The RNA shown here (FMN riboswitch aptamer (RFN element)) has 127 nucleotides and comes from Leucobacter sp. cx-328.
[in-house]
RNA sequence: CUCGUGCUCCGGGGUCGGUGAAAUUCCGAGCCGGCGGUCACAGUCCGCGACCCGAGGCCAUCUGGCCGAGGCUGAACCAGUGAAAUUCUGGUACCGACAGUUACAGUCUGGAUGGAAGAAGCACAGG
Numbered sequence: 001c002u003c004g005u006g007c008u009c010c011g012g013g014g015u016c017g018g019u020g021a022a023a024u025u026c027c028g029a030g031c032c033g034g035c036g037g038u039c040a041c042a043g044u045c046c047g048c049g050a051c052c053c054g055a056g057g058c059c060a061u062c063u064g065g066c067c068g069a070g071g072c073u074g075a076a077c078c079a080g081u082g083a084a085a086u087u088c089u090g091g092u093a094c095c096g097a098c099a100g101u102u103a104c105a106g107u108c109u110g111g112a113u114g115g116a117a118g119a120a121g122c123a124c125a126g127g
Stems, first nucleotide, its partner, number of pairs: 001127002004124005010118001015029004030107002032096002034048004043094002052071002056067004076092005098110003
């Protein structure tokens, strides 16, 4: 330095006004952007995670808990600079799980003091 195993810690952001009996859900104007990669910095490129479905397996026996192959999974162009950028600069666009709600939600509340992509550190063993 690299690989394996175990443990510890970290690991998602964002509102005001108007109408109304009622909306942070409609209308207007704002605001936000997980992780790894990429000749150079990415919500919109490549891939991963979160939500949901789930073959199959394990534990339990109150019909519950855990693991889980696989499935599903939104959105960008133009110009400029440069050796190199769908990543920077300028311009104009676009996207955002599920459940709840006196009224339709990226932004409120909830599952979630959860889980997780992954990041850092420590220990042991091998190369």
NCBI's taxonomy places the organism under Bacteria, Actinomycetota, Actinomycetes, Micrococcales, Leucobacter. The sequence is in RNAcentral, with records from Rfam. Its mean pLDDT, the model's own confidence on a scale to 100, is 85.